[in-house]
């Protein structure tokens, strides 16, 4: 001197499930997975249905974008279910890309062998 890339800093986006038991917008076991979380507020008192918002942790994602939503209670393999791996997917939509420069790259130079 760089900014592919780690990594830190700000920004900005997302998601929070499956099974089961208790009986309840609760509570516990078990799994899965990066994550499965806490507070308040609002409607809500039931169909074993379960909203909808605000703030704060934690973790993924940011255009080379499958984080994440639609389609979708989608197909098909696997599992006890989720996840998971293929397909729908070259669908459709999705946060605009600041900075440091520790790591690492380049060049110079000096010192020592």
């Nucleotide at each position: 001197g760089g900014a592919c890339u780690g990594u830190c800093c700000a920004a900005g986006g997302g998601g929070a499930g499956u099974u089961c038991c208790c009986a309840a917008g609760g509570g516990g076991a078990a799994c899965u997975g990066a994550g499965a979380u806490c507070g308040c507020g609002c409607c809500g008192u039931g169909c074993a249905c379960u909203g909808c918002g605000c703030g704060g942790g934690a973790c993924c994602c940011u255009a080379u974008g499958a984080a994440c939503c639609u389609g979708a209670c989608g197909c098909g393999g696997c599992u006890g279910a989720u996840a998971c791996c293929g397909c729908c997917g070259u669908a459709g939509g999705g946060a605009a890309a600041g900075g440091a420069a520790c790591a690492c790259c380049g060049c110079a130079u000096g010192a020592c062998g």
Source information: TPP riboswitch aptamer (THI element) from Nesterenkonia haasae, 113 nucleotides, folded computationally. Of the family's consensus pairs, 96% are formed in the model. It matches the Rfam family "TPP riboswitch aptamer (THI element)". From the family's description: Vitamin B(1) in its active form thiamin pyrophosphate (TPP) is an essential coenzyme that is synthesised by coupling of pyrimidine and thiazole moieties in bacteria. The previously detected thiamin-regulatory element, thi box was extended, resulting in a new, highly conserved RNA secondary structure, the THI element, which is widely distributed in eubacteria and also occurs in some archaea. Analysis of operon structures identified a large number of new candidate thiamin-regulated genes, mostly transporters, in various prokaryotic organisms. The THI element is a riboswitch that directly binds to TPP to regulate gene expression through a variety of mechanisms in archaea, bacteria and eukaryotes. through a variety of mechanisms in archaea, bacteria and eukaryotes. Tandem TPP riboswitches have been reported where both TPP riboswitches respond independently to TPP. The structure of TPP riboswitch has been reported for Escherichia coli and Arabidopsis thaliana. It was read from a public genome assembly, where an Rfam model found it.